[in-house]
RNA sequence: CAGGUUGAUCGGGUGGUCGCUCACCCAUUAAAAAUGGGUGGGAGGAAAGUCCGGGCUCCAAAGGGCAGGGUGCUGGGUAACACCCAGGUCCCGAAAGGGACGGAAAGUGCCACAGAGAACAGACCGCCGGGUUUUUAGAACCAUACACGCCCGGCAAGGGUGAAACGGUAGGGUAAGAGCCUACCGCCCUCUCUGGUGACAGAGAGGGGCACGGUAAACCCCACCCGGAGCAAGGCCAAGCAGGGAGCAAUCCUUCUCAGCUUGAGAAGGAUAAGGGUUGCCCGCCCGACGCUUCCCGGGUAGGCCGCUUGAGGUGUUGGGUAACCGACACCCUAGAGAAAUGACCACCAUCUCCCUGAAGAGGGAGAUACAGAACCCGGCUUAUAGAUCAGCCUGCUCC
Numbered sequence: 001c002a003g004g005u006u007g008a009u010c011g012g013g014u015g016g017u018c019g020c021u022c023a024c025c026c027a028u029u030a031a032a033a034a035u036g037g038g039u040g041g042g043a044g045g046a047a048a049g050u051c052c053g054g055g056c057u058c059c060a061a062a063g064g065g066c067a068g069g070g071u072g073c074u075g076g077g078u079a080a081c082a083c084c085c086a087g088g089u090c091c092c093g094a095a096a097g098g099g100a101c102g103g104a105a106a107g108u109g110c111c112a113c114a115g116a117g118a119a120c121a122g123a124c125c126g127c128c129g130g131g132u133u134u135u136u137a138g139a140a141c142c143a144u145a146c147a148c149g150c151c152c153g154g155c156a157a158g159g160g161u162g163a164a165a166c167g168g169u170a171g172g173g174u175a176a177g178a179g180c181c182u183a184c185c186g187c188c189c190u191c192u193c194u195g196g197u198g199a200c201a202g203a204g205a206g207g208g209g210c211a212c213g214g215u216a217a218a219c220c221c222c223a224c225c226c227g228g229a230g231c232a233a234g235g236c237c238a239a240g241c242a243g244g245g246a247g248c249a250a251u252c253c254u255u256c257u258c259a260g261c262u263u264g265a266g267a268a269g270g271a272u273a274a275g276g277g278u279u280g281c282c283c284g285c286c287c288g289a290c291g292c293u294u295c296c297c298g299g300g301u302a303g304g305c306c307g308c309u310u311g312a313g314g315u316g317u318u319g320g321g322u323a324a325c326c327g328a329c330a331c332c333c334u335a336g337a338g339a340a341a342u343g344a345c346c347a348c349c350a351u352c353u354c355c356c357u358g359a360a361g362a363g364g365g366a367g368a369u370a371c372a373g374a375a376c377c378c379g380g381c382u383u384a385u386a387g388a389u390c391a392g393c394c395u396g397c398u399c400c
Base pairs, nucleotide, nucleotide: 001396002395003394004393005392006391007390008389009388010387012349013348014347015346016345017344018343020042021041022040023039024038025037026036027035044371048382049381051380052379053378054377055376056230057229058228059227063283064282065281066280068226069225070224071223072222073087074086075085076084077083088101089100090099091098092097102221103220107219108218109215110214111213124159125158126155127154128153129152130151131150132149136145137144167185168184169183170182171181172180186210187208188207189206190205191204192203193202194201195200234306235305236304237303243296244295245294246293247292248291251271252270253269254268255267256266257265258264275287276286277285278284313332314331315330316329317328318327319326320325350369351368352367353366354365355364356363357362
């Protein structure tokens, strides 16, 4: 210097004129609102996707089971997670680096086409054995032999098909072959020792001729985890109308008060039916006595305020930790709109691309300046992104 790879930052600036919004202060006002003035603040690294996890609110009083859903190597971090950090095995890469991750020996399914055969497989070309018609070999006869064809049997070692074909090499054995047998590997199972929290790594012993193709974001099996709904959650205030019909039920017990011949009336408590709630179902639990369910093109309201921004917050220093991260001290406050504010215009500058001039420094001209906008808040992941900058590591080239 070039290429690769990993991580991070910025992503327009300055001035002027005008405008919007929030908080606080002052004036005005009986007070508030409105109005005027002053000070300070006002859209992102992804605000996006709504893919995960929570905070918060309400229901249940939170139980159990089924269904359903999620995760999937090990350890750590975190409020939690499918996230982050570190490590392990395997794969890709020359390397730095990047990717995958329970189980195929519980069962079922699928693997197009080609091929004999695709997982209890299989004979197209072939190899071997037997039989047999005819031809051929000899002057003739007899005997014998070979090739092709056909038939019967054996084989799966060689070749072919395919992404993939039921272990590999060598030897023995066989009619020819085959883990048929042997040796060494490979693979599977069991056990022991060493190191490690662990996933695993290393070493050894024994058994097995060998169950073992791939596929589980195919069904499935195993382990662990999961109440539900969601800011249109949920509260407060104001205003306003008009109710009618049907069905179920309207029960029992205790105490007190009134009345007291009897019948009875009221209040409190308890139990319980119909029914309701537990946001899929069942059990359980809770509510439940003027209650519940349902119908009507039934009637009224849709206004205002809160929730709404101080947080698992940020920055700096420092201690612990390989790291993610955790702790201590100090400082800081950094949108809260409400149909949706955070802006518009002008000038100059900055960055990039192209062209021209110049020996160079540099100057001039034209054009462009990305992805994109909070809506209760936070931690992640994923996707989009003109351009600029910084750092680590790997490889190559050159120079000293």
Predicted 3D model of a 400-nucleotide RNA (Bacterial RNase P class A) from Thermosulfidibacter sp. The coordinates come from a structure-prediction model, not an experiment, and the mean pLDDT is 77. Lineage of the source: Bacteria > Pseudomonadati > Thermosulfidibacterota > Thermosulfidibacteraceae > Thermosulfidibacter. Its Rfam family is "Bacterial RNase P class A". By type it is a ribozyme.